Predicted 3D model of a 73-nucleotide RNA (transfer RNA) from a Minisyncoccales bacterium. It matches the Rfam family "tRNA". Rfam links the family to the GO term triplet codon-amino acid adaptor activity. Rfam classes the family as a transfer RNA. The coordinates come from a structure-prediction model, not an experiment, and the mean pLDDT is 83. NCBI's taxonomy places the organism under Bacteria, Bacillati, Minisyncoccota, Minisyncoccia, Minisyncoccales.
RNA sequence: GCCCUCGUAGUUUAAUGGAUAAAACAUCAGAUUGCGGAUCUGAAGAGUGUAGGUUCAAUUCCUACCGGGGGUA
Numbered sequence: 001g002c003c004c005u006c007g008u009a010g011u012u013u014a015a016u017g018g019a020u021a022a023a024a025c026a027u028c029a030g031a032u033u034g035c036g037g038a039u040c041u042g043a044a045g046a047g048u049g050u051a052g053g054u055u056c057a058a059u060u061c062c063u064a065c066c067g068g069g070g071g072u073a
Base pairs, nucleotide, nucleotide: 001072002071003070004069005068006067007066010025011024012023013022018056027043028042029041030040031039049065050064051063052062053061
């Protein structure tokens, strides 16, 4: 240099064209407890790496770039 792959909440993952992007852990509040842990209930938190394109509609499809990983001479 070229090829493949990944990029979504603090973290780990779902959602593969359609309704308000879903969950677990973590965090916060409450219940419980002599206090804490555990357990239970609830809450907040991301518009999806960036910029364009296709589409009535894009996390999803296409292009370029950025970053991580792998392959190749």